[in-house]
RNA sequence: GAAGGAAGCCAAGACAACCGCUGGCCGUCAUCGACGGCGGGAGGAAGGUCCGGACUCCACAGAGCAGGGUGACGGCUAACGGCCGUCCGCCGCGAGGCGAGGAAUAGGGCCACAGAGACGAGUCUUUGGGACAAUGCGCAAGCGGCGUCACAAAGGGUGAAACGCGGUAACCUCCACCCGGAGCAAUUCCAAAUAGGCACGCGUUGAUGUUGCUCGCGGAGCGUGCGGGUAGGAAGCUUGAGCCGUGGAGCAAUCCACGGCCUAGAGGAAUGGUUGUCAUAGCGGACGGGUUCGCUCGUCCGCCGUAACAGAAUCCGGCCUAUCGGCUUGCUUCACUU
RNA sequence: GGCGGGGUAGCAAAGUGGUUAUGCAGCGGCCUGCAAAGCCGUAGACGCCGGUUCAAUUCCGACCCCCGCCUCCA
Repeated sequence: GAAGGAAGCCAAGACAACCGCUGGCCGUCAUCGACGGCGGGAGGAAGGUCCGGACUCCACAGAGCAGGGUGACGGCUAACGGCCGUCCGCCGCGAGGCGAGGAAUAGGGCCACAGAGACGAGUCUUUGGGACAAUGCGCAAGCGGCGUCACAAAGGGUGAAACGCGGUAACCUCCACCCGGAGCAAUUCCAAAUAGGCACGCGUUGAUGUUGCUCGCGGAGCGUGCGGGUAGGAAGCUUGAGCCGUGGAGCAAUCCACGGCCUAGAGGAAUGGUUGUCAUAGCGGACGGGUUCGCUCGUCCGCCGUAACAGAAUCCGGCCUAUCGGCUUGCUUCACUU
Repeated sequence: GGCGGGGUAGCAAAGUGGUUAUGCAGCGGCCUGCAAAGCCGUAGACGCCGGUUCAAUUCCGACCCCCGCCUCCA
């Protein structure tokens, strides 16, 4: 210098002016509310809703069956299908990357086509020796051996796999472990309003509920359709497995101690726009340096005009997917120079 | 916001680890004076991308698209 690979971070802007949006606090007018001031206001994925938990209700969740999930070994964690370490297998020259990675001697199923044969056994071909043995030869004894039978050995070919404790468990299954169900439109409170109604079906011989079934628990209404009323407020709701810094334990994931901080909380749903200056990226040009002649670096000038994916909706830990670009630190291979 | 179901040819619709049926529509031919109906033949498909497997429409995962259900009082 070229090519590659790993980990981590930022994510397009900064400042000013003006105009807005939505919550909080304070003040004034006033009590629906209006105005003024101060301060807050999207992400690394807020996304997909694929796993796991918190939380709420059903009996603080109970028994059995069914069903679902996971799967080397050890660790981390609230938990996990996540993460870390090690082993093994595969890929790569390498740095590294990928792996649903238990059991096929518990049992069942499947193995298309090809091939003689696909798990039941057996023999397509060749060879060997053995038994029987056609035509033929010989006067005869006999010779000879087309072929048949069983045995043994080897080889070819087909195929993913060929007799071997075959392959297949992201086929059923077995083993070990885990899982009760529903989901913030959960759940609860206040207020307003009316025709607190009608029809059909089920129901103390236990309906409905416990969200697959049975038991157990509970115990009088429930389901569907029609009709009527209200489209208000509040809690759950953001202080949390929280974030930052320092030190320590550990290979690491992670954990511990101390100090500091409060960082959206809306609810048919805010977080925006215009202008100016600067600056980054990009494009073009000039000059200079390096060069392996492919290119690359620096300075200046001009143009462009703020940029990708995307936007909270109870919260958190992961995974996956989308993403213009930029930065930092190790590492590998090759080439050159010293 | 939460939960569930689905994607097979132009349309409908079955299927399943081993060449995806069938009907209507399309195209060509026969028949007819010309058509229709009928008969014969024919083309065309598993949403997309990976994984498991000898082999995937099917099994597993991710993505895209479509459909449905759930919110007060009584």
This is a predicted complex of two RNAs, RNase P RNA and transfer RNA, with 412 nucleotides together. Model confidence (mean pLDDT): 78 of 100. It holds a member of the Rfam family "Bacterial RNase P class A".